This is a predicted structure of a 501-nucleotide part of an RNA (large-subunit ribosomal RNA, domain I) from a marine sediment metagenome.
Rfam family: Bacterial large subunit ribosomal RNA.
Its mean pLDDT, the model's own confidence on a scale to 100, is 86.
[in-house]
Context: one part of a larger RNA
RNA sequence: CGCAAACGGUGGAUGCCUUGGCAGUUGGAGGCGAUGAAGGACGUUGUAGCCUGCGAAAAGCUUCGGGGAGUCGGCAAACAGACUUUGAUCCGGGGAUGUCCGAAUGGGGAAACCCACCCAGCAUAAGUUGGGUAUCGUGCACUGAAUACAUAGGUGUACGAAGCGAACGCGGGGAACUGAAACAUCUAAGUACCCGUAGGAAAAGAAAUCAACCGAGAUUCCCUUAGUAGCGGCGAGCGAACGGGGAUUAGCCCUUAAGCUCUUUAUGUUUUAGUGGAACAGUCUGGAAAGUCUGGCAAUACAGGGUGAUAGCCCCGUACGCGAAAAGGCAUUUAGAGUGAAAUCGAGUAGGUCGGGACACGUGUUAUCUUGACUGAAUGUGGGGGGACCAUCCUCCAAGGCUAAAUACUACCAACUGACCGAUAGUGAACCAGUACCGUGAGGGAAAGGCGAAAAGAACCCCUGUGAGGGGAGUGAAAUAGAUCCUGAAACCGUUUGCGU
Numbered sequence: 001c002g003c004a005a006a007c008g009g010u011g012g013a014u015g016c017c018u019u020g021g022c023a024g025u026u027g028g029a030g031g032c033g034a035u036g037a038a039g040g041a042c043g044u045u046g047u048a049g050c051c052u053g054c055g056a057a058a059a060g061c062u063u064c065g066g067g068g069a070g071u072c073g074g075c076a077a078a079c080a081g082a083c084u085u086u087g088a089u090c091c092g093g094g095g096a097u098g099u100c101c102g103a104a105u106g107g108g109g110a111a112a113c114c115c116a117c118c119c120a121g122c123a124u125a126a127g128u129u130g131g132g133u134a135u136c137g138u139g140c141a142c143u144g145a146a147u148a149c150a151u152a153g154g155u156g157u158a159c160g161a162a163g164c165g166a167a168c169g170c171g172g173g174g175a176a177c178u179g180a181a182a183c184a185u186c187u188a189a190g191u192a193c194c195c196g197u198a199g200g201a202a203a204a205g206a207a208a209u210c211a212a213c214c215g216a217g218a219u220u221c222c223c224u225u226a227g228u229a230g231c232g233g234c235g236a237g238c239g240a241a242c243g244g245g246g247a248u249u250a251g252c253c254c255u256u257a258a259g260c261u262c263u264u265u266a267u268g269u270u271u272u273a274g275u276g277g278a279a280c281a282g283u284c285u286g287g288a289a290a291g292u293c294u295g296g297c298a299a300u301a302c303a304g305g306g307u308g309a310u311a312g313c314c315c316c317g318u319a320c321g322c323g324a325a326a327a328g329g330c331a332u333u334u335a336g337a338g339u340g341a342a343a344u345c346g347a348g349u350a351g352g353u354c355g356g357g358a359c360a361c362g363u364g365u366u367a368u369c370u371u372g373a374c375u376g377a378a379u380g381u382g383g384g385g386g387g388a389c390c391a392u393c394c395u396c397c398a399a400g401g402c403u404a405a406a407u408a409c410u411a412c413c414a415a416c417u418g419a420c421c422g423a424u425a426g427u428g429a430a431c432c433a434g435u436a437c438c439g440u441g442a443g444g445g446a447a448a449g450g451c452g453a454a455a456a457g458a459a460c461c462c463c464u465g466u467g468a469g470g471g472g473a474g475u476g477a478a479a480u481a482g483a484u485c486c487u488g489a490a491a492c493c494g495u496u497u498g499c500g501u
Stems, first nucleotide, its partner, number of pairs: 001500009015486001016450002020421002022418007029410002031164002039101003042055003046079002049075003061095006070083003106115003116133007135161009168199001169197005179186001183233001209216002220247005230238002251402003254346001259339005266332007274322003280295003284291001296313002304316003351375008361387001382397005437444002457485001460472004
């Protein structure tokens, strides 16, 4: 040095576990904000720090309910001191307080800071306490130029707006990569993205609609018609409708409406705390019984979880019942207020020409809708449409308005589900994670779970640097479960023994 065996070290795979995720179902809720939000800064407990809560009234104050024995949030024990059957801590409804920044709104500003003015109270020497002072829009009042009346402007006052928020909606703008095996029309796609703006849904909506000589009867959504008819450098591709079957149904108004909103009366229901809730003992093994054996009981309850191994009957629950002082939601209902509200049957409209856009439809034989420019009717003896156009026929009545449901979505709340994951997985994040760290910044972005049933977390002794670490002793079922702690693979490093060289 090699091989083998045994025993170790290192390392953290594997197994088992789950506090966390992922995807859903059902129901709720669908907003918060000048009565100052979302998000923060700084404070706040008797004792340093972080998290949580709270705001100088600061892990809290008050009131009304629930509840019933311990409590003073967590990491996190200890000491000190308090509270509590005269009902604390805790849970829920209402209220109070709520520093500073932030739309931030008195002015400024390098957010959490600096500097003001006005009014009122108390003090009157300084001061202190409270309230107000942004902008824009609308209404009202006063004032008021050039300029006589006026108007613009100014001042005051009342009301409103603003900002944030996951997706879904409507509107205004609007790419490119890509595909066409290149590329220009085309496609991607009216997608991504930007802007405006709303609601719990939005939008659309009661035929100047379709149909086809029969008829249907607002809108929306789904299945089908159908990858059909069509469109298309007739390439790549794009792609209907009629009709049929379903979901849901609701109609109205413009001489004052249908409806909607708010306040209010009553009834019902529901939400925000809770509460009652059946039935078991022994033997054996074991550290421990829920396991084994023996004999019982309950079940409108064998969903689930916990308890020293696997429990219907030990605990929390579960089935099934009961419950609200207070504040909300919903439905119906009584009374009132507001809104609807534009206008009065639709004229610079329909239609036309030119140029665009939307329609599945790329200008094509291209109807229909829309409109930037220019034009421009009729008025029910009228007008629009039926895919060039004309006639006949049929059908409807534009240029005013409202309208629930069926539909879309889920940041949030509750319950439940999974041939979903189980710590290199599942969220980036099971753990104080959008943290540490990186970057001027926009931004990027980790690693890191497990002693034990219970800390019973090793008193005391010894070695040692009043070390680190270890050896005894003790605890424990187990300490090769000793805090670098379940299991503890491999690589890698050793010790001992044997054999070989």